Background: This is a predicted structure of a 678-nucleotide part of an RNA (large-subunit ribosomal RNA, domain II) from a metagenome. Model confidence (mean pLDDT): 82 of 100. It matches the Rfam family "Bacterial large subunit ribosomal RNA". Rfam links the family to the GO terms ribosome and structural constituent of ribosome.
Context: one part of a larger RNA
RNA sequence: GCCAGUGAGUUUAUUUAAAUGGCUAGCUUAAGCAGUAAUGUGUAGGCUUAGAGAAAUCGAAUAUUAAAAGUGUGUUUUAAGUCAUUUGAAUAAGACCCGAAACUGGGUGAUCUAACCAUGAGCAGGUUGAAAGCAGUCUAGUAAUAGACGUUGGAGGACCGAACCCGUGUAUGUAGAAAAAUACUGGGAUGACUUGUGGUUAGGGGUGAAAGGCCAAUCAAACUCAGAGAUAGCUGGUUUUCCGCGAAAUCUAUUUAAGUAGAGCGUUCUUUUUUAAUCGUGGGGUAGAGCUCUCGAUAAGCUAGGGGGAUUUUAAUCUUACCAAACUUAAUGAAACUACAAAUACGCUAAAUUAAAAUUAGAGCAGACAGACAUUGGAUGCUAAGGUCUUUUGUCAAGAGGGAAACAGCCCAGAUUAUUUGUUAAGGUCUUCAAUAAAUAUUUAAGUGAAUAAUGCUGUGAUAAAACUAAGACAAUCAUUAGGUGGGCUUGGAAGCAGCCAUCCUUUAAAGAAAGCGUAAUAGCUCGUUGAUCUAGUUUUUUUGCGCUUAAGAUGUAUAGAGACUAAAAAUAUUAACCGAAACAAUAAAUCAGAAAUGAUGGUAGCGGAACGUUCUGUAAUUUUUAGAAGAAAAGCUGUAAAGUUAUUUUGGAGAAAUCAGAAGUGAGUAUACUGGC
Numbered sequence: 001g002c003c004a005g006u007g008a009g010u011u012u013a014u015u016u017a018a019a020u021g022g023c024u025a026g027c028u029u030a031a032g033c034a035g036u037a038a039u040g041u042g043u044a045g046g047c048u049u050a051g052a053g054a055a056a057u058c059g060a061a062u063a064u065u066a067a068a069a070g071u072g073u074g075u076u077u078u079a080a081g082u083c084a085u086u087u088g089a090a091u092a093a094g095a096c097c098c099g100a101a102a103c104u105g106g107g108u109g110a111u112c113u114a115a116c117c118a119u120g121a122g123c124a125g126g127u128u129g130a131a132a133g134c135a136g137u138c139u140a141g142u143a144a145u146a147g148a149c150g151u152u153g154g155a156g157g158a159c160c161g162a163a164c165c166c167g168u169g170u171a172u173g174u175a176g177a178a179a180a181a182u183a184c185u186g187g188g189a190u191g192a193c194u195u196g197u198g199g200u201u202a203g204g205g206g207u208g209a210a211a212g213g214c215c216a217a218u219c220a221a222a223c224u225c226a227g228a229g230a231u232a233g234c235u236g237g238u239u240u241u242c243c244g245c246g247a248a249a250u251c252u253a254u255u256u257a258a259g260u261a262g263a264g265c266g267u268u269c270u271u272u273u274u275u276a277a278u279c280g281u282g283g284g285g286u287a288g289a290g291c292u293c294u295c296g297a298u299a300a301g302c303u304a305g306g307g308g309g310a311u312u313u314u315a316a317u318c319u320u321a322c323c324a325a326a327c328u329u330a331a332u333g334a335a336a337c338u339a340c341a342a343a344u345a346c347g348c349u350a351a352a353u354u355a356a357a358a359u360u361a362g363a364g365c366a367g368a369c370a371g372a373c374a375u376u377g378g379a380u381g382c383u384a385a386g387g388u389c390u391u392u393u394g395u396c397a398a399g400a401g402g403g404a405a406a407c408a409g410c411c412c413a414g415a416u417u418a419u420u421u422g423u424u425a426a427g428g429u430c431u432u433c434a435a436u437a438a439a440u441a442u443u444u445a446a447g448u449g450a451a452u453a454a455u456g457c458u459g460u461g462a463u464a465a466a467a468c469u470a471a472g473a474c475a476a477u478c479a480u481u482a483g484g485u486g487g488g489c490u491u492g493g494a495a496g497c498a499g500c501c502a503u504c505c506u507u508u509a510a511a512g513a514a515a516g517c518g519u520a521a522u523a524g525c526u527c528g529u530u531g532a533u534c535u536a537g538u539u540u541u542u543u544u545g546c547g548c549u550u551a552a553g554a555u556g557u558a559u560a561g562a563g564a565c566u567a568a569a570a571a572u573a574u575u576a577a578c579c580g581a582a583a584c585a586a587u588a589a590a591u592c593a594g595a596a597a598u599g600a601u602g603g604u605a606g607c608g609g610a611a612c613g614u615u616c617u618g619u620a621a622u623u624u625u626u627a628g629a630a631g632a633a634a635a636g637c638u639g640u641a642a643a644g645u646u647a648u649u650u651u652g653g654a655g656a657a658a659u660c661a662g663a664a665g666u667g668a669g670u671a672u673a674c675u676g677g678c
Stems, first nucleotide, its partner, number of pairs: 001678006011093013026047003032041003051058002061073004096237002099234001103227006114201009123191001125160003128156001132152003136149005164188003169184004203219001205215003240611006250263005265367001266365005273358002275355004280348003288340001289338002294334003298330004303324001305323002307320005371396004377390004401412003416589004421585003427579003430563003436576001438575006449565001456548002459546004464541005476533004481528001482506003487501003512527001515526003590601004612667001614664005622657003631651004636645003
């Protein structure tokens, strides 16, 4: 992992509601007793028929009080209870099932390991050479003695290194050969050494050269049995079918935030009568607007006050591209401004119209109180977030179908069932892929379409305006560009062209006392100006359509889904067809509601209803069965489903059972479920 089997709302008591049944102003027994049993007996007790009060007590009243006149609870008129059964729920119990980590008590463990005790055992070989001795020698000293040399000696938590003990590094191994090893390498190896045997210390306890280490592969409190089905507001699971309705993820409170309670929202029963929209009518201070008020902010004027400057007798005078209150003028901002002021929304609404089935109250039972995205108005944040918090509507949640390539929350549309039927929605019609390579008029050349801003574009279309132009424009080409004069000044020089001042006149078709390059200064080359050649439009601006630029990323084109598309299969405008869904329609059928016409039937949590099947009991001293039961297998048939099947075949070899009732150990695919098999 697969298969088979096992596997989860039960039982008792009490309370309460509904249904059914018995009796009824009453209803009913409990224990016990008798009896095989069925049942009988048993009237203590309980509920009800009257309440009020703490109570005595009183009583259709009573309590309070001096009193009740007031107030509370009761009474009155059409009076129903009680017992039993079934079902729902609550409470007490393990209380739908499985699941802790833990806590407490009694025991079992030191054959592993920690420490200790007793008694034994083990440590190849090699090296170093301490103390000490000497009736050796020498030196120093008067001497004791000290030193040196020689010789003897054999110390050490000494050295190297096997056994032995350990476990440093690396590799292998990691479902291993092994629940800690193997190989190589490495540390100690006469010691705080290693080790055999026997013994001691026990669980909040031991032992610990101390790592929370070790105490039998278990240790921040061992193992085992018991309390015990500990508790779990947490996770998982909870077994047949069909039908009706169908939520919530909000408010309030909570040692409350993963829970729970009351309300809101669902369902079932009973009950009640209206409900919604249009119209009408109300109050408002939001959007907007505005600047009267309040607060802020800008400019000018006017002018207190202050600062600077000047004069001067200390006190003043004069002055100002300084700062500036108030005031005036102009133009402004505001959630906590308002002399204005909507649309919506909300409240009320006799009558009228339209539409639908909702609404009130009570009772039983819930679920839910983690919401998500999109649209509207806001808050917070960075006018960030698939962010967070509110508000409005929708969808999902609990909603299938078509579209958006794929895509809970977007667009269309709400699936009772069946059909090779028709019409449409959103969206589409070259191919993938159902349907137009549809039509008319334009635009785009960027594959723009098919991702993005400011900025920039002599890309191109349209629009409006102005100017020049056959007296020849714009562009191009060929010429011209002179004289006074090298203007004056400055300067070493300054001649159109370093700088300062002035910027005239003449000749001309025209030519600046020069716009630029250039020279030391000249020179030289252009520009401007004018002529000629040529020839028909040229230049500038406004508004605007489409485009281009801006535009760099990480696995692979990778921002039309792809192919591919350019008088489109792109864009703009208009038009006609067609395709396209579980929508609408058609045909047939089921269930529910309704007199009918007709209408309804998506659905999670959940509420309600109706059924199927399993085991056992009665029915059953019946029916069936060796002329073959149950069970198993096959393939048919029947029913809306759970299911049924005594038409049939094979197997099997002894019981089985209709119908109607009753009782439950009553239905498995999920629980990292349990047991077994493979």